[in-house]
This is a predicted structure of a 111-nucleotide RNA (SAM riboswitch aptamer (S box leader)) from Oceanobacillus arenosus. The sequence was found by an Rfam model in a public genome assembly. Its Rfam family is "SAM riboswitch aptamer (S box leader)". Clan: SAM clan. Its mean pLDDT, the model's own confidence on a scale to 100, is 85.
RNA sequence: CUCUUAUCUUGAGCGGUGGAGGGACUGGCCCCAUGAUACCGCGGCAACCUUCAAGCAUGGUCUGUUUGAAAGGUGCUAAUUCCUGCAAAGCAUUGCUUUGGCAGAUGAGAG
Numbered sequence: 001c002u003c004u005u006a007u008c009u010u011g012a013g014c015g016g017u018g019g020a021g022g023g024a025c026u027g028g029c030c031c032c033a034u035g036a037u038a039c040c041g042c043g044g045c046a047a048c049c050u051u052c053a054a055g056c057a058u059g060g061u062c063u064g065u066u067u068g069a070a071a072g073g074u075g076c077u078a079a080u081u082c083c084u085g086c087a088a089a090g091c092a093u094u095g096c097u098u099u100g101g102c103a104g105a106u107g108a109g110a111g
Stems, first nucleotide, its partner, number of pairs: 001111008013042005021031003025085001027083002043077003048073002050070008081103001086100006
């Protein structure tokens, strides 16, 4: 980098360095010198992988699955992935709502 798969309306911030942009992209709308993005330190959230316990499936092991606990590996810690883009349906009259898709992010696995 590519592919497969699961999740994405929950939740969780202080300090230091530094000094102008940032929220992936489009159009909006926002954040920001009362200090953004980034990096570092210390916290926190969550439970994808992981570990443990119990139950179920199986004659048993392996394995699968359900529930609970922990927090080792990731991840996250403004706004629903901030809204949106493409398609369909409904209402309605050029907008609103819903659903699906595209794109993106993260985990796990594969090349």